[in-house]
RNA sequence: GCACUCGUAGCUUAACUGGAUGAAGCACAUGGCUACGGACCAUGAGAUUGGGGGUUCGAAUCCCUCCGAGUGCA
Repeated sequence: GCACUCGUAGCUUAACUGGAUGAAGCACAUGGCUACGGACCAUGAGAUUGGGGGUUCGAAUCCCUCCGAGUGCA
């Protein structure tokens, strides 16, 4: 340099063919329990879906571009 794959919450993963309120586990916060903690129980918060633009009535999903990570070839 070329090709391909990937980027979603602090971490790990979902989201079926574009249908719309983006879910779950761990972690975190608050309360309960406990002498205190852990475990356990209940409740809760946290996402401009890597950035920007486009297509569409509608985009995490399709297209373009940039950034980053990985694999292969040279």
This is a predicted structure of a 74-nucleotide RNA (transfer RNA) from a Bacteroidota bacterium. Lineage of the source: Bacteria > Pseudomonadati > Bacteroidota. The RNAcentral record of the sequence draws on ENA. It matches the Rfam family "tRNA". Rfam describes the family as follows. Transfer RNA (tRNA) molecules are approximately 80 nucleotides in length.